Context: one part of a larger RNA
Molecule: small-subunit ribosomal RNA, central domain
Organism: metagenome
C1' cells in the first nucleotide's frame, strides 16, 4: 500500500480563473506500451523446504531433488487501460427566439428624516435618567411656522423572496457591460472534470495623499453608580465612517459541509420558464426543466442530525488533519509605507 479522517470531536485553501500534472462519454480498426500467457536464461554457494546417508538417537553433518518471486529474451492472446486511424452525439460549447433579477460601472434626479443658520410667534424651562447631575437656555433655549444650507442613508414595497463565484448587493431614470434559466435542435463534434505552482477578486477595521464632515462615534473630557469603576447608563467629543485615487489581504470570510458526475420513496410551500384539458381570455387546475426552503422513506452517523440542494451509493482530481500546552510564538524568507500578513518550528510539560 493491503487498511484512517474532515458538518459539531484535529481537519475543506475566503472565493473564482487557470498551465504542467491526474482523470476522462459511445463505435469500428490497427499496433501491442501496460496486462495476461509458453518457453529459454540467469536468480552463486551456505541456509529454509523436501527425500535420502552418516555419527548409538538427535542437534550436527553429508548426497540428491524440487520450488519460488524478480529480471532478460523470444513466441503468442487482444477483453480493459494506452496509442495511431475514421465515425458518432447522450457531456462539453456555439447559434436562433424569449424571460426573470437589490448582478456590476458611470451619470443625472427625488424626496421623508437629521443637524446647523436666518427670520416670525412665545416664555421659563429644556434635556437626560432607575433616580440624578455634568449640559444648554432670560444674551430668549426647548416647542411652533416660513426660508435656507450641509452630508449620509434610502422607510413602505420586503418575502427562510431574487441576483452575484464569494465578498457582497435594495429611492427612481439613462447609457454602458458581466452571467443565469426556459424553448426550438440548426452547428462544432470529447473540445470535458479537477487543479500544485501562479493570477485575479475579496466585508470591517487600519495606513498614504487630497476633499467632505450632517447624524453617529473608538480614543479624550466630564457627570453619575461603585467599596473602587480605567467599565455598563448620562452630556460632550477627535480619528473615523462618506468620495476620488492607492496600499492592506484578514473574518464565527459559517452551510463551521472543496469541486464534477451517475443512481437512489415521496409529501408540502415559493420564485422563473415552457406547455397540456379547459377557457372569448387571464386565472385556478395538471406536467417538464432550473433555483430556493421546510418535513420525511431506505440509508448513514458517536449523537445531535443529514436524507435528490445528502452527511445515502459510487467515480475522479485537489487542499487538510494526526493528543493538550508552549504557538500560530522563535527563526528564516517572501509580501507590506507601517499595523502586519504569508510560510512556520523545537527544547520543556501534562
Nucleotide at each position: 500500500u493491503u487498511g484512517g479522517g474532515c458538518g459539531u470531536a484535529a481537519a475543506g485553501c475566503g472565493u473564482c480563473c487557470g498551465c504542467a500534472g491526474g482523470u476522462g462519454g459511445u463505435u469500428u480498426u490497427u499496433c501491442a506500451a501496460g496486462u495476461c500467457u509458453g518457453c529459454u536464461g540467469u536468480u552463486a554457494a551456505a541456509g529454509a523446504c523436501u527425500g535420502g546417508a552418516g555419527c548409538u538417537c538427535a542437534a550436527c553433518u553429508c548426497c540428491g531433488g524440487a520450488a519460488a518471486c524478480g529480471c532478460a529474451g523470444u513466441g503468442g492472446a487482444a477483453a480493459c487501460u494506452g496509442a495511431g486511424a475514421a465515425a458518432c452525439u447522450a457531456g462539453a460549447g456555439u447559434u436562433c427566439g424569449g424571460u426573470a433579477g437589490g448582478g456590476g460601472u458611470a451619470g443625472c434626479g427625488g424626496g421623508a428624516a437629521u443637524u446647523c443658520c436666518c427670520a416670525g410667534u412665545g416664555u421659563a424651562g429644556c434635556g437626560g435618567u432607575g433616580a440624578a447631575a455634568u449640559g444648554c437656555g432670560u444674551a430668549g433655549a426647548u416647542a411652533u411656522u416660513g426660508g435656507g444650507a450641509a452630508g449620509a442613508a434610502c422607510a413602505u414595497c420586503g418575502g427562510u423572496g431574487g441576483c452575484g463565484a464569494a465578498g457582497g448587493c435594495g429611492c427612481g431614470c439613462u447609457a454602458c457591460u458581466g452571467g443565469a434559466c426556459c424553448g426550438a435542435a440548426a452547428c462544432u463534434g470529447a473540445c470535458a472534470c479537477u487543479c500544485a505552482g501562479g493570477g485575479a477578486c475579496g466585508a470591517a477595521a487600519g495606513c498614504u495623499a487630497g476633499g467632505g464632515g450632517a447624524g453617529c462615534g473608538a480614543a479624550a473630557g466630564g457627570g453619575a453608580u461603585u467599596a473602587g469603576a480605567u467599565a455598563c447608563c448620562c452630556c460632550u467629543g477627535u480619528a473615523g465612517u462618506c468620495c476620488c485615487a492607492g496600499c492592506u489581504g484578514u473574518a464565527a470570510a459559517c452551510g463551521a459541509u472543496g469541486g464534477a458526475a451517475a443512481c437512489u420513496a415521496g409529501g408540502u410551500g415559493u420564485g422563473g420558464c415552457u406547455u397540456g384539458u379547459a377557457u372569448c381570455g387571464a386565472c385556478c387546475c395538471g406536467a417538464g426543466c432550473c433555483g430556493u426552503g421546510c418535513c420525511g422513506u431506505a440509508g448513514c452517523u458517536a449523537a445531535c442530525g443529514c436524507g435528490u440542494u445528502a452527511a445515502g451509493u459510487u467515480u475522479c482530481c485537489c487542499g487538510c488533519c494526526u493528543g493538550g500546552g508552549g504557538a500560530g510564538u522563535a527563526c528564516g524568507c517572501a509580501c507590506g509605507c507601517a499595523a502586519g500578513u504569508g510560510u512556520g518550528a523545537a527544547a520543556c510539560u501534562c